[in-house]
């Protein structure tokens, strides 16, 4: 330099055009002598960034950024 994949909650991931979810973690309550475990409820996300298409974009297109891998080049 060329190419591919990934980027969504604190972490691991799902979702796939119709306005975002799960598990774990966190908080409160119940239970207990007290913890743990268990149960109930709750908080938390401008879906990497900027544009475009569309009535509508996390989802499609373009560019950029980050990470991983492959190829080439140099050494």
């Nucleotide at each position: 330099g060329g190419g591919u994949a990934u980027g969504u909650a604190g972490c691991u991931c799902a979702g796939u055009g119709g306005u975002a979810g799960a598990g774990c973690a966190c908080g409160u309550c119940a239970c207990u002598g007290a913890u743990a475990a268990u149960g109930a409820c709750g908080g938390g996300g401008u879906c990497g960034a900027a544009g475009g298409u569309c009535c509508g974009a996390u989802u499609c297109c373009u560019u950029c950024c980050a990470u991983a891998c492959c190829c080439a080049c140099c050494a």
RNAcentral holds the sequence, with entries from ENA. A computed fold for a 75-nucleotide RNA from Candidatus Doudnabacteria bacterium RIFCSPHIGHO2_01_48_18, annotated as transfer RNA. The coordinates come from a structure-prediction model, not an experiment, and the mean pLDDT is 83. Lineage of the source: Bacteria > Bacteria candidate phyla > Candidatus Doudnaibacteriota. Its Rfam family is "tRNA".